[in-house]
A computed fold for a 1388-nucleotide RNA from an uncultured prokaryote, annotated as small-subunit ribosomal RNA.
It matches the Rfam family "Bacterial small subunit ribosomal RNA". Gene Ontology terms of the family: ribosome and structural constituent of ribosome.
Its mean pLDDT, the model's own confidence on a scale to 100, is 85.
RNA sequence: GGCGGCAUGCCUAACACAUGCAAGUCGAACGCACUCUUCGUGGAGACUGGCGCACGGGUGAGUAACGCGUGGGAAUUUGCCCUGGGGUGGGGGAGAACCGCUGGAAACGGCGGCUAAUACCGCAUACGCCCUUAGGGGGAAAGCCUUAGCGCCCUGGGAGGGUCCCGCGUCCGAUUAGCUUGUUGGUGGGGUAACGGCCCACCAAGGCUUCGAUCGGUAGCUGGUCUGAGAGGAUGAUCAGCCACACUGGGACUGAGACACGGCCCAGACUCCUACGGGAGGCAGCAGUGGGGAAUAUUGGACAAUGGGCGCAAGCCUGAUCCAGCCAUGCCGCGUGAGUGAAGAAGGCCUUAGGGUUGUAAAGCUCUUUCACCGGUGAAGAUGAUGACGGUAGCCGGAGAAGAAGCCCCGGCUAACUCCGUGCCAGCAGCCGCGGUAAUACGGAGGGGGCGAGCGUUGUUCGGAAUUACUGGGCGUAAAGGGCGCGUAGGCGGGAUAGCAAGUUGGGCGUGAAAGCCCGGGGCUCAACCCCGGAGGUGCGUCCGAAACUGCUUUGCUCGAGACCGAGAGAGGGUGGCGGAAUUCCCAGUGUAGAGGUGAAAUUCGUAGAUAUUGGGAAGAACACCGGUGGCGAAGGCGGCCAUCUGGACCGAAACUGACGCUGAGGCGCGAAAGCGUGGGGAGCAAACAGGAUUAGAUACCCUGGUAGUCCACGCCGUAAACGAUGAAUGCUAGACGUUGGGAAGCUUGCUUUUCAGUGUCGCAGCUAACGCAUGAAGCAUUCCGCCUGGGGAGUACGAUCGCAAGAUUAAAACUCAAAGGAAUUGACGGGGGCCCGCACAAGCGGUGGAGCAUGUGGUUUAAUUCGAAGCAACGCGCAGAACCUUACCAGCCCUUGACAUGGGAAGUAUGGAUACCGGAGACGGCAUCCUUCAGUUCGGCUGGCUUCCACACAGGUGCUGCAUGGCUGUCGUCAGCUCGUGUCGUGAGAUGUUGGGUUAAGUCCCGCAACGAGCGCAACCCCCAUCUUCAGUUGCCAUCGGUUCGGCCGGGCACUCUGGAGAGACCGCCGGUGAUAAGCCGGAGGAAGGCGGGGAUGACGUCAAGUCCUCAUGGCCCUUACGGGCUGGGCUACACACGUGCUACAAUGGCGGUGACAAUGGGUCGCGAAGGGGCAACCUGGAGCUAAUCCCCAAAAGCCGUCUCAGUUCGGAUUGCACUCUGCAACUCGAGUGCAUGAAGUAGGAAUCGCUAGUAAUCGCGGGUCAGCAUGCCGCGGUGAAUACGUUCCCGGGCCUUGUACACACCGCCCGUCACACCAUGGGAGUUGGUUUUACCUGAAGGCGUCGUGCUAACCGCAAGGAGGCAGACGACCACGGUAAGGUCAG
Repeated sequence: GGCGGCAUGCCUAACACAUGCAAGUCGAACGCACUCUUCGUGGAGACUGGCGCACGGGUGAGUAACGCGUGGGAAUUUGCCCUGGGGUGGGGGAGAACCGCUGGAAACGGCGGCUAAUACCGCAUACGCCCUUAGGGGGAAAGCCUUAGCGCCCUGGGAGGGUCCCGCGUCCGAUUAGCUUGUUGGUGGGGUAACGGCCCACCAAGGCUUCGAUCGGUAGCUGGUCUGAGAGGAUGAUCAGCCACACUGGGACUGAGACACGGCCCAGACUCCUACGGGAGGCAGCAGUGGGGAAUAUUGGACAAUGGGCGCAAGCCUGAUCCAGCCAUGCCGCGUGAGUGAAGAAGGCCUUAGGGUUGUAAAGCUCUUUCACCGGUGAAGAUGAUGACGGUAGCCGGAGAAGAAGCCCCGGCUAACUCCGUGCCAGCAGCCGCGGUAAUACGGAGGGGGCGAGCGUUGUUCGGAAUUACUGGGCGUAAAGGGCGCGUAGGCGGGAUAGCAAGUUGGGCGUGAAAGCCCGGGGCUCAACCCCGGAGGUGCGUCCGAAACUGCUUUGCUCGAGACCGAGAGAGGGUGGCGGAAUUCCCAGUGUAGAGGUGAAAUUCGUAGAUAUUGGGAAGAACACCGGUGGCGAAGGCGGCCAUCUGGACCGAAACUGACGCUGAGGCGCGAAAGCGUGGGGAGCAAACAGGAUUAGAUACCCUGGUAGUCCACGCCGUAAACGAUGAAUGCUAGACGUUGGGAAGCUUGCUUUUCAGUGUCGCAGCUAACGCAUGAAGCAUUCCGCCUGGGGAGUACGAUCGCAAGAUUAAAACUCAAAGGAAUUGACGGGGGCCCGCACAAGCGGUGGAGCAUGUGGUUUAAUUCGAAGCAACGCGCAGAACCUUACCAGCCCUUGACAUGGGAAGUAUGGAUACCGGAGACGGCAUCCUUCAGUUCGGCUGGCUUCCACACAGGUGCUGCAUGGCUGUCGUCAGCUCGUGUCGUGAGAUGUUGGGUUAAGUCCCGCAACGAGCGCAACCCCCAUCUUCAGUUGCCAUCGGUUCGGCCGGGCACUCUGGAGAGACCGCCGGUGAUAAGCCGGAGGAAGGCGGGGAUGACGUCAAGUCCUCAUGGCCCUUACGGGCUGGGCUACACACGUGCUACAAUGGCGGUGACAAUGGGUCGCGAAGGGGCAACCUGGAGCUAAUCCCCAAAAGCCGUCUCAGUUCGGAUUGCACUCUGCAACUCGAGUGCAUGAAGUAGGAAUCGCUAGUAAUCGCGGGUCAGCAUGCCGCGGUGAAUACGUUCCCGGGCCUUGUACACACCGCCCGUCACACCAUGGGAGUUGGUUUUACCUGAAGGCGUCGUGCUAACCGCAAGGAGGCAGACGACCACGGUAAGGUCAG
């Protein structure tokens, strides 16, 4: 959520079921009794009898099986049906119903009596039938109705149905490897419709199984269905075939057929009734109920059709069936309107504010009526009758756009984008992943996309997945070659010949049900759906043919394989013996104080004589040199020499055999080291252990000792990075250079060429993800074996096997992760390597760290101590100067369109300034006086300006975010690097260029080179300094001339100094050496300067989410009578402390006093301020000169002379007191300076740490900016003026090459283990409870069978007695349930 058609609809509890219905029918088999009557007979009841009830319908529990599928077979049966042959004669005895009596609550009976039949039983007959010893023997029947007809009995055939047997096919597990005693077969019986160990007796000892028996788990099978290109995979709803089951288990009866869904008996569980004695029941039929569950419908109509049962028929019955009902459960079809309609309406949303979009969409106008609705008509389905569906489908008419749209999605995959909200929250999510203040990913909205009476989610299956690889994968390093060999089964196998025809192949025939799929056609208006026909059905069976290949058989061959002969090589293996060097020990000699050991030591040994050395002896183990990517062996492995036994391989010849071969699941053997057992042996070495060191510790590394062990014999173990991480065998596919063993040829006799077999390095094609491999392949092929299928869990648990043990082999799952991994690339890193650089170390000089003070910071404090900066690269930093101001902070008091900008209206005024007064702390407000009187003008209060008022837009914010940003800056680092185009190489990332050899300060230059060029950097070009030339000559200068007040002062001059313009000069240019003849380097000459002459400016690609929203700009957010604005006062100046940067010192290279020589850079008119005067001084007065090479600041200081004489001082100056000066509106908080007085710490600074390589450090003063004032800070200037650098091992930082990497927010990385707690999963332990199964025994219902049958007994026999037969009953074996005991297995 509108309609219709067709179809489906308990997948779970084979759980339990109330109620109704689902199988009856026949009077033409029979009796009884009832009823109606139109007397023709009709109807109906229970019973006897016949047929049916074994079909139809349901379900899938069981079943891994001849159950099913397919194809065959025979020793069989078959009611009804079809078709043949024959027959139907004559008798008998009962028992239901019924009647009577009687028991019981009921269900249901008991006794007695009567009776019919198509019920039952003899007799007769027997074509054909059955048995047979082949002589013979045995066996039937039913009538009803009467016109027809329907039946009955025996028997043959058929059709269809059933039973049994066989070949092939049919899930998982080997952590199930052996199973089986009626088992396998035979003989003889029994039994059955029939074959058969189906059953029994006896005999034999068989049968099945790695081509998977047995056991465990799971499962109805199939046609088909879903998926897939196919091969496959999954599945077995509806429909159809088969099977099995009917509450659970067992059993038989009846019958043609059952071991029987709506029959019987027994046992069990459950439910119900009961009078407690006893009974009844079985929805897995149709509806329906409860329950379970995510989940599945009506207690409907009709026998009209189709079909079934009975019947001669009429007919009856039929939850089979046909219909209807319910459900968007699926498939199919239709509709929810069509045309027109721009003012592109309103509204919504967005916006760059213009507009865009929703959108022809709507409205409006003009039409239509499918479906639904109303009225009318009205089927086919029905051969003659009969219609549940159904007044349905269809048809006709009518009204009116009228009744009819939702769901999901919009980050990528994947089609569809914006705004707001939220702020790692809330949430999303199939995978990757979104969300931490600008979210196309969350939520909402607008818009868009998709599908549409549906849409989305979840679950399931196949696909993609070549990700189990048959089609169609792999195993050097990603998972994966067995440690190695021998060899069984198996698989595979050289050349030729003939035959066979199993495989193979061609054709015919049979079968492969129908439905479905496919094709053609047809019917519902189409479609879905349905109908008809065809094809197909890859399979199986059978017949005929072929003979290439495989196979089998025959004959034969030699190249595979083997074997004979000859010769050589070798650490191949076993055994026995021998040898020397070394080590340790023992004895003796010499000899004396150490030895030994280490980075350094100590433990240890030694005066009881070590070590060292000489001689002698003993023991065990191992074999230096040769020795070699040399040799041998299957691998493990094998090394002194000799002897002996023995295996294998190679080479050369070719007389032999004749495919004898390859591989190899299981199996067997070998198998390093360590380890185990028993017995020996034990020199050295050496786990464990002890001691000494090292260390924070040191259960280690180092040292001194030292036991198992190492060695031998025998026996176990059976593993390893047992590796070439590369299984074995065979063939083929460029080469080059070594080397080992053998052969051949040639010659010049030690060389060359060549050929087999081995062992290496490089390399082509080819292969490989790459690395790499490359005739001993990882190439091209064939055969066989082993192994792999994401990481962890785990080579673990359990089970099993082996082992003395240690343990080995085989080998999971739960759970968990979104990866784990390989190769290569670029970086980064390394207590990796090589080369190189830097005040990086070293060598020096001076400092810091200790003291006092200054200043910044942290911390603390505070109303506030505004904020920022944080390793280097924050900390005398922003601040080139906080008393107010600055100022952002705090307290208080004020303002609200605002201190400032733009716009509108109104009013006023045209302005600006000065002074005084009043209120107030001030901002501010009021008032008075004086001076001045804006600009343009078309002369119009026309425009602008200014002030005030009003309202609103707005202003304003040093509020937040530097992790939203621009700009600027720091830093690596003035380090030499960073890139690009084209080409080349590589699958690619990327490489090459840029690496290499030299050289440089330099990616500087040269040479080489698959690279050739280029860009940003380096250098140079720019500025300053150093030399010279030239031009210019005042305010600068004065060599020469004159004057002079003796001052370059004046005349004069521009030579010099200097100033500031232009130039020159330096380029390894010249010479020598070196180097490669290059680049360059070294030395020399000349030169003011020499190899970049010194200094500055200049900062590549980038890094640090570096710093700054408080310079400025700026997105977003926030405040708006305040987070804005103003003012006063305070604070930024606090002070137990800690750190950084500095100043001054600790003194004699000094202090003090005196003396008075020599600079440079700069600054100055709101300024610098001279001379002169006053004051001890700060300073005051004064005002010359100067808008400056002219005047002023301006005095330079260290220097030199004298004195002090090692002391807390004549060092040092902090602190404090008093008195002053200056600036300023104002020096209290909180300025600087002066004088007098005071006179602290400090006697050279621990660990640690900083700067500097020459006009540098050190030391000395001077100037400037900021600035009213305030400088130990900052920026500059000059004076005096050193020491040292052997060198690159080390510390720090950096550059290039290379190497390793598990790092890539990149070593400040990554990452491992223990412990503690919890207990999700698994294992184990102790227990406990169930399921299932096996074995042994006990029990033994019903039932059929066997035996007995003394009790009972109508038909037959018999004259009778009695008999035959039958029944009850009893007993026996079998057996379901149940019980006892012991196991197996699974689970909670």